RNA sequence: AGAGUGGGUCGGGCGGUUGCGCGCGUCAUCUUCGGCGCGUGAGGAAAGUCCGGACUCCAUAGGGCAGGAUGCCUGCUAACAGCAGGGCAGGGUGACCUGACGGAAAGUGCCACAGAAAAGAAGACUCCAUCGCUGGUUUUCGGCGUUGGAAAAGCUGAAACGGUGCGGUAAGAGCGCACCAGCGUCGCGGUAACGCGGCGGCUUGGCAAACCCCAUCCGGAGCAAGGGCAUAUAGGAGCGGUCAAGACCGGCCCGGUCGGCGCUCGGGUAGCCCGCUAGAGGCCGCAGGCGACUGCGGUCCCAGAGAAAUGAUCGUCCACGACAGAAUCCGGCUUACAGACCCACUCUGCCU
Numbered sequence: 001a002g003a004g005u006g007g008g009u010c011g012g013g014c015g016g017u018u019g020c021g022c023g024c025g026u027c028a029u030c031u032u033c034g035g036c037g038c039g040u041g042a043g044g045a046a047a048g049u050c051c052g053g054a055c056u057c058c059a060u061a062g063g064g065c066a067g068g069a070u071g072c073c074u075g076c077u078a079a080c081a082g083c084a085g086g087g088c089a090g091g092g093u094g095a096c097c098u099g100a101c102g103g104a105a106a107g108u109g110c111c112a113c114a115g116a117a118a119a120g121a122a123g124a125c126u127c128c129a130u131c132g133c134u135g136g137u138u139u140u141c142g143g144c145g146u147u148g149g150a151a152a153a154g155c156u157g158a159a160a161c162g163g164u165g166c167g168g169u170a171a172g173a174g175c176g177c178a179c180c181a182g183c184g185u186c187g188c189g190g191u192a193a194c195g196c197g198g199c200g201g202c203u204u205g206g207c208a209a210a211c212c213c214c215a216u217c218c219g220g221a222g223c224a225a226g227g228g229c230a231u232a233u234a235g236g237a238g239c240g241g242u243c244a245a246g247a248c249c250g251g252c253c254c255g256g257u258c259g260g261c262g263c264u265c266g267g268g269u270a271g272c273c274c275g276c277u278a279g280a281g282g283c284c285g286c287a288g289g290c291g292a293c294u295g296c297g298g299u300c301c302c303a304g305a306g307a308a309a310u311g312a313u314c315g316u317c318c319a320c321g322a323c324a325g326a327a328u329c330c331g332g333c334u335u336a337c338a339g340a341c342c343c344a345c346u347c348u349g350c351c352u
Stems, first nucleotide, its partner, number of pairs: 001348010012317007020041008043323001047334002050332005055222004067218005072086005087101001088099004102213002107211002109207003120161001125154002127149003131145005162180006181203001183200007226274004236265005243259001246258004281300008318321001
């Protein structure tokens, strides 16, 4: 200098005018409404609503079944499908990246097409070999049959029943042996996943994002949760009488029922209030830890509306401005994103 890897920060700045939500102060007013002043007012993802929790109400002896989620190990955390560190496998020259990564000798099932055969101590289309018979152009070739074999070579397939080599044999076979892979077991290291080494019998294909088995976890609904106050020419219940008039029962009286009046009570629609934002909070420092994170101290207050505000415009500067906007709150994941800056590291070339 070029190419790249990992991580982090920011996401137009300043000023004027004007508008909107909320809070406080103040003025007038019984209050509401209102005027004036001051303060404050979206994000790194506020998004998708995909996980996990707080909170609220409902349900709930205990245990099991069913169902769901998770799935290498160890930690972190309120919790998680998140994060950190590590292991293994795969990719990259490398920094580094990616992985639903428990169990296939518990059982069941599946492995299209092709192929002789797709898992059964299987299978034989071509094939290899001994022996018998036999043909011929007669040591070396061919045909038929018996028996042995599946090693070599061929054929099919994504995958063919451990791999390579030596011995062995008529030809062969873990039949024997050496090394390698795998399995089991022992020792050592490691908290563990796992790694390294020794020994053993010689071998047991793949798929569990197929059923299943094993381990761990899981009650439901959600702030329109839930709670408080409570208007009326609305409506309910109870009690009372010195009830004028009224309706019904009746031919009339008494009486009764309804109604009216008065008092009391609970429920509850509109509406209003709480929940509501000071929090597993931000920043700084110290301490512990490789780290995620935790503890202590200091400091700061940072939207809380209810159809729902955070806008418009002008000036100026620059690198000319992306994706996008809260609705109970918090921790994550995922997705979108113009551009700018910082830190650490890798490879290649050149110079000293």
Predicted 3D model of a 352-nucleotide RNA (Bacterial RNase P class A) from an Actinomycetota bacterium. Of the family's consensus pairs, 94% are formed in the model. Rfam family: Bacterial RNase P class A. Rfam classes the family as a ribozyme. The coordinates come from a structure-prediction model, not an experiment, and the mean pLDDT is 77. It is recorded under the gene name rnpB. The sequence is in RNAcentral, with records from ENA.